Small-subunit ribosomal RNA, central domain from Ehretia macrophylla, 349 nucleotides, folded computationally. Its Rfam family is "Bacterial small subunit ribosomal RNA". Rfam links the family to the GO terms structural constituent of ribosome and ribosome. The coordinates come from a structure-prediction model, not an experiment, and the mean pLDDT is 84. Taxonomically the source falls in Ehretia (Eukaryota, Euphyllophyta, Spermatophyta, Pentapetalae).
Context: one part of a larger RNA
RNA sequence: UUGGACGUAAAGCGUCUAUAGGUGGAUUUUUAAGUCCGCCGUUAAAUCCCAGGGCUCAACCCUGGAUAGGCGGUGGAAACUACCAAGCUGGAGUCCGGUAGGGGCAGAAGGAAUUUCCGGUGGAGCGGUGAAAUGGGAGAGAUCAGAAAGAACACCAAUAGCGAAAGCACUCUACUAGGCCGACACUAACACUGAGAGACGAAAGCAAGGGGAGCGAAAGGGAUUAGAUACCCUAGUAGGCCUUGCCAUAAACGAUGGAUACUAGGCACUGUGCGUAUCGACCAGUGCAGUGUUGUAGCUAACACGUUAAGUAUCCCACCUGGGGAGUAUGUUCGCAAGAAUGAAACUC
Repeated sequence: UUGGACGUAAAGCGUCUAUAGGUGGAUUUUUAAGUCCGCCGUUAAAUCCCAGGGCUCAACCCUGGAUAGGCGGUGGAAACUACCAAGCUGGAGUCCGGUAGGGGCAGAAGGAAUUUCCGGUGGAGCGGUGAAAUGGGAGAGAUCAGAAAGAACACCAAUAGCGAAAGCACUCUACUAGGCCGACACUAACACUGAGAGACGAAAGCAAGGGGAGCGAAAGGGAUUAGAUACCCUAGUAGGCCUUGCCAUAAACGAUGGAUACUAGGCACUGUGCGUAUCGACCAGUGCAGUGUUGUAGCUAACACGUUAAGUAUCCCACCUGGGGAGUAUGUUCGCAAGAAUGAAACUC
């Protein structure tokens, strides 16, 4: 390079935006770069192949011939790709009218619970465990009233909704992004993908300043045990929370990249239309968009997937090539650090 793969065997970047590049709807015209046809030149000889011939045969040698392919020139063809020009509306987008939503950000306000503090009642247990112990007459636990603090928002709640993913839920308000449906008009291929690049990116962690109720790495104590650097109990620091800035990783999972088209149905839910119906609202029917479940054909090693494909096809990107060594060493880039990214080989089975 040809070829084969990528749900679970090795393999889909965590997700998106977008540059170069690659690919690209339908009609007519132009050109002739790719493409196709003819001719010419060249592609040394030897070799290979074919037909003859010479060594007694053969190997070997001699003579003649020939194809494919490449490169260049020239003359044509114009279907396809490309180019030129013009028009088209189905892809894509804009305008307009609606609409659902835990989408984002900022601010305000709320109740339950927990803990602490102050006061009252009361007087011996409470707490914890497999069993105990560490903590109470200096008044605990229980109960009543008051005050403060921080964090999280029961029920509704769903197999539901929104978001590119990470993720998003007490309530209200302001600002703001995207989607979906409907319909007249408008632009006229403006599209898809996307190496590099950029942005976002759970938790933990880092820096500075706040905050600190419950929980709780570490460190301490009590148990258990042969031991117990653990599991259990008590108490508890970082952390968790807020602001600003880093970090850039996860079983970041649907272990399934994105786009487009086509290919049986049944049932259910969400959003929004249509017509029918009705006094009106439903129910039943049907279109589009989404979310599930079951299943035909097909596919699959099987499990399973199955119009939300892992089916049938096209385009673009990423990635894989036996196990270990090893996501290690080295170099480089990034980072305050922790580390991240890129990423071998010897050797061994």